RNA sequence: AUGAAGGUAUAGGGAGAGAUUACUGCAUUUCAGGUAACGCCGAAGGAGUAAGCCGGUAUAACGGUGAAUCUCUCAGGCAAAAGGACCUGUACUGGACG
Numbered sequence: 001a002u003g004a005a006g007g008u009a010u011a012g013g014g015a016g017a018g019a020u021u022a023c024u025g026c027a028u029u030u031c032a033g034g035u036a037a038c039g040c041c042g043a044a045g046g047a048g049u050a051a052g053c054c055g056g057u058a059u060a061a062c063g064g065u066g067a068a069u070c071u072c073u074c075a076g077g078c079a080a081a082a083g084g085a086c087c088u089g090u091a092c093u094g095g096a097c098g
Base pairs, nucleotide, nucleotide: 006093007092008091009090010089011088012087013086018038020037021036022035023034024033039078040077041076045074046072047071048070052065053064054063055062
C1' cells in the first nucleotide's frame, strides 16, 4: 500500500394468507384490543432432513456430524400499522488475496 469473506449500525426495497363468525369491548357509530370456533399463510424465530465425511462392521446394521427459500407449522402471521427471510447503498470494523 490492494482491501475479499464476515460483523455492527443506518437508509431504501421487501411476498403470502378471512377487515371470517359469535361474544365482549374505550368512543355517538364502524374499525383497535380480548376470548372462543372454523378456515388459511411461510420469508422473524424454532424443529426435521440428503449427499458427503467420521466411527463401526459381517463391504451390513447402527451412531455422530451434516444445507436450505425444501418439509412441519410449535411460535408467529392473515385490512392498515408493526414485523419480515433476503437484496442494495453508506459508514465503521475486519484483514483473505496480492

Glycine riboswitch aptamer from Fontibacillus panacisegetis, 98 nucleotides, folded computationally.
The prediction has a mean pLDDT of 78.
It matches the Rfam family "Glycine riboswitch aptamer". Rfam describes the family as follows. This family represents the bacterial glycine riboswitch.
The sequence is in RNAcentral, with records from Rfam.